The RNA shown here (Lysine riboswitch aptamer) has 164 nucleotides and comes from uncultured Blautia sp. The RNAcentral record of the sequence draws on MGnify. Its Rfam family is "Lysine riboswitch aptamer". Rfam describes the family as follows. Riboswitches are metabolite binding domains within certain messenger RNAs that serve as precision sensors for their corresponding targets. Allosteric rearrangement of mRNA structure is mediated by ligand binding, and this results in modulation of gene expression. This family includes riboswitches that sense lysine in a number of genes involved in lysine metabolism, including lysC. Taxonomically the source falls in Blautia (Bacteria, Bacillota, Clostridia, Lachnospirales).
[in-house]
RNA sequence: AAUGAUAGAGGUGCGGGAUUCAUAAGUACGAAGGAACAGAUACGGCCUGGCAGCCGUUCCGGGGAAAGGGGAGACCGCCGAAGGAGCCUUUUAGCCAGAGAAGGGCGGCCUGGGACGUUGUAUAAGAUACAGCGUACUGUCACGUAUGUGGAGAGCUAUCUGAU
Numbered sequence: 001a002a003u004g005a006u007a008g009a010g011g012u013g014c015g016g017g018a019u020u021c022a023u024a025a026g027u028a029c030g031a032a033g034g035a036a037c038a039g040a041u042a043c044g045g046c047c048u049g050g051c052a053g054c055c056g057u058u059c060c061g062g063g064g065a066a067a068g069g070g071g072a073g074a075c076c077g078c079c080g081a082a083g084g085a086g087c088c089u090u091u092u093a094g095c096c097a098g099a100g101a102a103g104g105g106c107g108g109c110c111u112g113g114g115a116c117g118u119u120g121u122a123u124a125a126g127a128u129a130c131a132g133c134g135u136a137c138u139g140u141c142a143c144g145u146a147u148g149u150g151g152a153g154a155g156c157u158a159u160c161u162g163a164u
Base pairs, nucleotide, nucleotide: 004160005159006158007157008156011079013078014077015076016075019072020071021070029063033060034059035058036057037056044055045054046053047098048097049096050095051094082111083110084109086106087105088104089103090102091101092100112138113137115135116134117133118132119131120130121129122128140151141150142149143148
């Protein structure tokens, strides 16, 4: 010193999360009733295409949601914490194919960390997430006469192990 084991640090740190709040939305739906249009094997609608099927359409009408997405968060577990690309897979309400969405698995291919700005994608969204780029900051290591430069978590620090 390789290797392996254990412990530990970073900070607006990471993940989960009872509960709660706004958004979604005065939207969907909507009794009685009213108005306009239509008067059909049609047009249109039911995510896209095909097959099948169903429904007259729009507005007003006392009222009036929910899911999905998100913020805060007691508490819990943690420090590759974790997240993402990609691949596989399940569900998606008649069938087949597809898109999108939701869930599960794999995932050193990418990311040290969070913040801010910007672009893109997803999204109902200006919420939020992810990705790219940029800025300074921060932890860490390396180099350097030292207000600098560079690297990446497959890292760093401590202890132990340890052929030779």